A computed fold for a 100-nucleotide RNA from a Synergistota bacterium, annotated as THF (Tetrahydrofolate) riboswitch aptamer. The coordinates come from a structure-prediction model, not an experiment, and the mean pLDDT is 85. Of the family's consensus pairs, 94% are formed in the model. The sequence was found by an Rfam model in a public genome assembly. Rfam family: THF (Tetrahydrofolate) riboswitch aptamer. From the family's description: Tetrahydrofolate (THF) riboswitch was first reported for Ames et al. as an RNA motif in 5' untranslated (5'-UTR)regions of folate transport and biosynthesis genes in Firmicutes genomes.
RNA sequence: GGCAGAGUAGGUUUCCCCGCGUGAAGUGCCCUGGGAUGGAACGUUGCCCCGGGACGAAAAAUCGCCUGCGAUUUGCGGUGGGGAAGUCGCGUUCGCUGUC
Numbered sequence: 001g002g003c004a005g006a007g008u009a010g011g012u013u014u015c016c017c018c019g020c021g022u023g024a025a026g027u028g029c030c031c032u033g034g035g036a037u038g039g040a041a042c043g044u045u046g047c048c049c050c051g052g053g054a055c056g057a058a059a060a061a062u063c064g065c066c067u068g069c070g071a072u073u074u075g076c077g078g079u080g081g082g083g084a085a086g087u088c089g090c091g092u093u094c095g096c097u098g099u100c
Stems, first nucleotide, its partner, number of pairs: 001100005010088010020077003029053003033049003039094005059074007
């Protein structure tokens, strides 16, 4: 010097556990701003957060009594978190490993 490889944030599927909402938050979508992100630096068309906007739903039973609320249960939500397994997974530069 050539070639190859490892390694991120995170995504997704299945299972388990604990929750939240169903008196509508959350999820998903759009926009401004901000933040973190292979071992290092920079970085986004990937990820997260605040704010704004549009859209939008599956409830039911029993009991109680302050008659629209509470409790429990069963469902429901492209619902939150944790664990396990599988799978997908960095752009530039420099490193790391192997090999020629």